[in-house]
RNA sequence: CUCCGCGUGGCGCAGCAGAUAGCGCGCUUCCCUGCGAAGGAAGAGGUCGCAGGUGCGAAUCCUGCCGUGGAGG
Repeated sequence: CUCCGCGUGGCGCAGCAGAUAGCGCGCUUCCCUGCGAAGGAAGAGGUCGCAGGUGCGAAUCCUGCCGUGGAGG
C1' cells in the first nucleotide's frame, strides 16, 4: 500500500433479500425465605463506530473516515 471480516443496551450475540431493534447473562423492584442462593413476576437500559448519500422510509444499500482482527506485497 492492496484485499477481506467485524464494530448493535454493562458483557456475549441475533436481526443485514429496507419499514421506527431482539435474545441470553448481568442490573433494579416485588414475591418466596429466618437471611441468602435457587425459583417466580414486573421493569430500566441501545436509536445500531463517525460523517455524508440514495430513498416515502436505512442497523440493513452506496461513499469516505476511524477502530479492531486477518491475508498478500
Predicted 3D model of a 73-nucleotide RNA (transfer RNA) from an Armatimonadaceae bacterium. It matches the Rfam family "tRNA". The coordinates come from a structure-prediction model, not an experiment, and the mean pLDDT is 84.